[in-house]
Context: one part of a larger RNA
RNA sequence: UGACGGGGGUCCGCACAAGCGGUGGAGCAUGUGGUUAAUUCGACGCAACGCGAAGAACCUUACCAAGUCUUGACAUCCCGUGCUAUCCUACGAAAGUAGGGGUUCUAGAUCGAUUCUCCGGAAUCAGUUUAGACACGGUGACAGGUGGUGCAUGGUUGUCGUCAGCUCGUGUCGUGAGAUGUUGGGUUAAGUCCCGCAACGAGCGCAACCCCCAUCGUAUGUUGCCAGCGAGUAUUAUAUACGUCGGGGACUCAUACGAAACUGCCGGUGACAAACCGGAGGAAGGUGGGGAUGACGUCAAAUCAUCAUGCCCCUUAUGACUUGGGCUACACACGUGCUACAAUGGGCUGUACAGAGGGAUGUGAAACCGUUGAGGUGGAACGAAACCCAUAAAACAGUUCUCAGUUCGGAUUGUAAGCUGCAAUUCGCUUACAUGAAGUUGGAAUCGCUAGUAAUCGCAGGUCAGCACACUGCGGUGAAUACGUUCCCGGACCUUGUACA
Numbered sequence: 001u002g003a004c005g006g007g008g009g010u011c012c013g014c015a016c017a018a019g020c021g022g023u024g025g026a027g028c029a030u031g032u033g034g035u036u037a038a039u040u041c042g043a044c045g046c047a048a049c050g051c052g053a054a055g056a057a058c059c060u061u062a063c064c065a066a067g068u069c070u071u072g073a074c075a076u077c078c079c080g081u082g083c084u085a086u087c088c089u090a091c092g093a094a095a096g097u098a099g100g101g102g103u104u105c106u107a108g109a110u111c112g113a114u115u116c117u118c119c120g121g122a123a124u125c126a127g128u129u130u131a132g133a134c135a136c137g138g139u140g141a142c143a144g145g146u147g148g149u150g151c152a153u154g155g156u157u158g159u160c161g162u163c164a165g166c167u168c169g170u171g172u173c174g175u176g177a178g179a180u181g182u183u184g185g186g187u188u189a190a191g192u193c194c195c196g197c198a199a200c201g202a203g204c205g206c207a208a209c210c211c212c213c214a215u216c217g218u219a220u221g222u223u224g225c226c227a228g229c230g231a232g233u234a235u236u237a238u239a240u241a242c243g244u245c246g247g248g249g250a251c252u253c254a255u256a257c258g259a260a261a262c263u264g265c266c267g268g269u270g271a272c273a274a275a276c277c278g279g280a281g282g283a284a285g286g287u288g289g290g291g292a293u294g295a296c297g298u299c300a301a302a303u304c305a306u307c308a309u310g311c312c313c314c315u316u317a318u319g320a321c322u323u324g325g326g327c328u329a330c331a332c333a334c335g336u337g338c339u340a341c342a343a344u345g346g347g348c349u350g351u352a353c354a355g356a357g358g359g360a361u362g363u364g365a366a367a368c369c370g371u372u373g374a375g376g377u378g379g380a381a382c383g384a385a386a387c388c389c390a391u392a393a394a395a396c397a398g399u400u401c402u403c404a405g406u407u408c409g410g411a412u413u414g415u416a417a418g419c420u421g422c423a424a425u426u427c428g429c430u431u432a433c434a435u436g437a438a439g440u441u442g443g444a445a446u447c448g449c450u451a452g453u454a455a456u457c458g459c460a461g462g463u464c465a466g467c468a469c470a471c472u473g474c475g476g477u478g479a480a481u482a483c484g485u486u487c488c489c490g491g492a493c494c495u496u497g498u499a500c501a
Base pairs, nucleotide, nucleotide: 001501002500003498004497005496007495008494009493010492011491012490013489015485016484019449020448021447022446023445026339027338028337029336030335031334032333033332034330041052042051063325064324065323066322067321068320069319072142076141077140078138079137080136081135082134086101087100088099089098090097091096104133105132106131107130108129109128110127112125113124114123115122116121144314145313147312148311149310153308154307155303156302157301158299160297165204166203167202168201169200170199171180172179173178184195185194186193210291211290212289213288215259216258217257218256219255220254221253225248226247229246230245231244232242233241234240235239262285265279266278267277268276269275341442345401346400347399348398349397350396357389358388359387362382363381367377368376369375408439413434414433415432416431417430418429419428455477456476457475458474459473460472461471
């Protein structure tokens, strides 16, 4: 100087407390440990375990078994040949092996023939030759390796932590390591600011500058909108509905550009400070809400399997191709989720309201078919503020069930269908009918959340031929509680002790 303390002081954080909802019990989904010919590999307290994987039937695929290849599936160089592409036959699970048919392209040079001719030449065809492309064969240099080492590395990432810290120059103090500044009194979300001070300044962080949301203004109105004016269409022909048309720019909305919030104003407290408390006005008030943004460093943290790369190792195999299997197994144990155990509910009928996205090898309407359905036929429209995906669901109104293993719950199994795809047996998803298991709120323990949040309800997207209870977004409905900081956990600053570095 640090680190540590079941030392002290001050302070903060869904850290506790106050609340709300879960997990731990059940069934299923998914990941992991344990098993296996293989269950490829990696990730292991927080910070591994719905993680890499934004999607394992083949492929992917790295694993296993079997069948095959050896300059190789891929690249460059050298030599030789001129063929190839492709088709057929036999064998084979395929890769492929064996045999047969078939017989290039581009550019230049040269020569021959034919045609045209403005007599300079031009075009076409065949041969020879050179170079290149491409293919095959050969030779070795080499290729190849998801083989090892993340404790040799780059790059990238997690974490403490969006915590408020980490340092430097000059000066001063100290023999020196170092100290000071950065400590102290206040204050802040903040080393934020003020005051003081042997310090004076500065840098990386904080904040601000960036994006989205909330209010208003101006401009522009098509594919968006329709208040007022006129028309048309439909119906119960009075009237209502429909942006359908003429039109319109009011409103919504969209796209730009601006305004607006700064403790600016008032009062109080405070040290005449920084600041804090209350108020006014305001769409918004003291960081307005959210995002992006992650200092010096810590963990020899993670990754050699994204990629790159040193060294080591394999080289008729640790490389390459193929078929089949496996990654999906199943006594069990753990993590993360989904669905429930019901009446604040289940069923049925009616009916209302979103946002954000995606669409050309695509989204696919109407209509029709399919006892119902998944789906099929169909092909309008749309490269989309236009058309489609696309009916949002919970909610609301009515009705039924009346507390039961039930009209709760839906696992499991059977039958019959549909879709994708060479292919659905191992091992996909969906539909209908039948079946109707456990489960009556869950021990010790443990997790999330402070507001448009929790809880709850659907919708979309990426991946993707097909496959979502996961992930990433989107909106609808919409709470309770916070006395407080004694205690648990983590962190910041000062101080103290130390046989630790």
Small-subunit ribosomal RNA, 3' major domain from a metagenome, 501 nucleotides, folded computationally. Rfam family: Bacterial small subunit ribosomal RNA. Gene Ontology terms of the family: structural constituent of ribosome and ribosome. The coordinates come from a structure-prediction model, not an experiment, and the mean pLDDT is 81.